[in-house]
RNA sequence: GUGGGUGUAGCUCAGUUGGCAGAGCGGCUGAAUGUGGCUCAGCAGGUCGCGGGUUCGAGUCCCGUCACUCACC
Numbered sequence: 001g002u003g004g005g006u007g008u009a010g011c012u013c014a015g016u017u018g019g020c021a022g023a024g025c026g027g028c029u030g031a032a033u034g035u036g037g038c039u040c041a042g043c044a045g046g047u048c049g050c051g052g053g054u055u056c057g058a059g060u061c062c063c064g065u066c067a068c069u070c071a072c073c
Base pairs, nucleotide, nucleotide: 001072002071003070004069005068006067007066010025011024012023013022019056027043028042029041030040031039049065050064051063052062053061
């Protein structure tokens, strides 16, 4: 340089034919316990890498771009 894959919560990752952004772990509060852990209940936390486009509506489709990664040269 050419082609492909990945990018979503602090971490690991789901997200179906375009229609309310989620799970587990972690954090916080509470219950329970003599205390802690385990367990249970609740809560907070997101520019969906970034910038545009299409659409009534985009995490999802299209274009560009950045990072990481794989193959080829």
Transfer RNA from a Candidatus Omnitrophota bacterium, 73 nucleotides, folded computationally. The organism belongs to Candidatus Omnitrophota, within Bacteria. It was read from a public genome assembly. The coordinates come from a structure-prediction model, not an experiment, and the mean pLDDT is 81.